[in-house]
RNA sequence: CGAGUUGACCGGGUGGUCGCGGCUUGUCAAGGCAAGCUGAGGAAAGUCCGCACUCCACAGAGCACGGUGCCGGCUAACGGCCGGGCGGGGUGACCCGACGGAAAGUGCAACAGAGAGGUGCAUUGCCGGUUGGAGGCAGUGCUUCCGGCCGGUGAGGGUGAAACGGUGGCGUAAGAGACCACCAGCAGCGGUAGUGAUGCCGCUGGCUUGGCAAACCCCACCGGGAGCAAGGUCAAGCAGGAUGGAGCAUCUUGCCUCGGCAAGGUGCCCGGCGUUGCUCGCGCUGGCUAACAUCCGGGUAGACUGCAUGAGCCAGCCAGUAAUGGUUGGCCAAGAUAGAUGAUCACCGCUCGCCUAUGGGCGAGCACAGAAUGCGGCUUAUAGGUCAACUUGAUUA
Numbered sequence: 001c002g003a004g005u006u007g008a009c010c011g012g013g014u015g016g017u018c019g020c021g022g023c024u025u026g027u028c029a030a031g032g033c034a035a036g037c038u039g040a041g042g043a044a045a046g047u048c049c050g051c052a053c054u055c056c057a058c059a060g061a062g063c064a065c066g067g068u069g070c071c072g073g074c075u076a077a078c079g080g081c082c083g084g085g086c087g088g089g090g091u092g093a094c095c096c097g098a099c100g101g102a103a104a105g106u107g108c109a110a111c112a113g114a115g116a117g118g119u120g121c122a123u124u125g126c127c128g129g130u131u132g133g134a135g136g137c138a139g140u141g142c143u144u145c146c147g148g149c150c151g152g153u154g155a156g157g158g159u160g161a162a163a164c165g166g167u168g169g170c171g172u173a174a175g176a177g178a179c180c181a182c183c184a185g186c187a188g189c190g191g192u193a194g195u196g197a198u199g200c201c202g203c204u205g206g207c208u209u210g211g212c213a214a215a216c217c218c219c220a221c222c223g224g225g226a227g228c229a230a231g232g233u234c235a236a237g238c239a240g241g242a243u244g245g246a247g248c249a250u251c252u253u254g255c256c257u258c259g260g261c262a263a264g265g266u267g268c269c270c271g272g273c274g275u276u277g278c279u280c281g282c283g284c285u286g287g288c289u290a291a292c293a294u295c296c297g298g299g300u301a302g303a304c305u306g307c308a309u310g311a312g313c314c315a316g317c318c319a320g321u322a323a324u325g326g327u328u329g330g331c332c333a334a335g336a337u338a339g340a341u342g343a344u345c346a347c348c349g350c351u352c353g354c355c356u357a358u359g360g361g362c363g364a365g366c367a368c369a370g371a372a373u374g375c376g377g378c379u380u381a382u383a384g385g386u387c388a389a390c391u392u393g394a395u396u397a
Base pairs, nucleotide, nucleotide: 001393002392003391004390005389006388007387008386009385010384012348013347014346015345016344017343018342020039021038022037023036024035025034026033027032041368045379046378048377049376050375051374052373053227054226055225056224065223066222067221068220069219070084071083072082073081074080085099086097087096088095089094100218101217105216106215107212108211124156125153126152127151128150129149130148131147132146133145134144135143136142137141165183166182167181168180169179184208186205187204188203189202190201191200192199193198231305232304233303234302240296241295242294243293244292247268248267249266250265251264252263253262254261255260256259269287270286271285272284273283274282275281312331313330314329315328316327317326318325319324349366350365351364352363353362354361355360
């Protein structure tokens, strides 16, 4: 200098003006107004896990269903994190892994291929027997080539992601764990190191028993349901219930058992509402299953709460490899409800484009996105930039 790996962090800055949500103070009769302070994120997202919190359900056990799945630790908990083991990838830093069981059972394996799991397969090849044809030697046999049929074989070729251990030997007509030695792998036992997963060493065994369980399944462990529109408090209006609540006279019409009943009108009286407090007056309205008043329970709209002091944030120290825990000091940091957190101007920063007298000028743009009960994770999106540690290649001294 180049190419990378891992981790941490920033993710436009400063100031002015206008506007919006929240809190505090002041003001005033109310409702506003004024001032000050404050107002998105690393993912607020997906809602995929785990909790807190709330209501409902619940004697206990089992089944079903769902989830998890190497070991140790951390944590409120987790499918998360840290450390380790094993397997795979990379020259390496490092990365990836649902990583229990396939010699319990069932099932699956496209295409190609003769055969795909059944001690399975005969296309080519190799070998034996028999037979046909052609030739040679020579003589009634031997041998070469080209076929047919029957049989042996799993060694060579070929197909495939995968063809039933590898190498060498012995053996055979040709071959084969058929047998032998070594190696690999599997199962069991023992020793040893480790808390453990597991590593290393030795012995024995059958000679090999392949893959897929995010296929059914088996084993072990875990799991009650719904969710802040949870839930709680107050409570308009309408509807419901209880109590209080004054009628009298007269007219008309209808009915009939001729004395009453029903409907309507008028007057007086008794209320209710309005008319600025009281009286009168006026207007509207009601007079008994009434208007109206008071009370009651449930409860809609609505309001308040849940709901912002918490598994909280920052810094230091201690324990620990680390995740994390402890401790000391400091801090209080959005709370909307159809949902505020925005717009604009100036300067600066970055990127792109154009022009250039290379000094610069002009123009455009500023990643992903955005709270809604809270918290711990995971996953996904993210222009550009900064820092630290490490790896690797080249060059120079």